[in-house]
RNA sequence: GGGCCCGUAGCUUAGUUGGUAAAGCGUCGGGCUUUUAACCCGAAGAUCGGGGGUUCGAAUCCCCCCGGGCCCG
Numbered sequence: 001g002g003g004c005c006c007g008u009a010g011c012u013u014a015g016u017u018g019g020u021a022a023a024g025c026g027u028c029g030g031g032c033u034u035u036u037a038a039c040c041c042g043a044a045g046a047u048c049g050g051g052g053g054u055u056c057g058a059a060u061c062c063c064c065c066c067g068g069g070c071c072c073g
Stems, first nucleotide, its partner, number of pairs: 001072007010025004019056001027043005049065005
């Protein structure tokens, strides 16, 4: 220098025939319990790595860039 893959909540991931983001763990509140844990109920939390483009509408399609991994030279 070239090719491929990945980047989504504090962490691990799902969501990719374009229709406005889901779950587990964790956190907070409540219930239960003598108390803790476990269990049950509820809540908060992600402008989807950054920028631009296409579109009525983009995590999803296109381009550039940043970070990580693998391969080739």
A computed fold for a 73-nucleotide RNA from Candidatus Nanobsidianus stetteri, annotated as transfer RNA. Rfam family: tRNA. It is annotated as a transfer RNA. Model confidence (mean pLDDT): 82 of 100. The sequence was found in a public genome assembly. The source organism's lineage runs through Archaea, Nanobdellati, Nanobdellota, Candidatus Nanoarchaeia and Candidatus Nanobsidianus.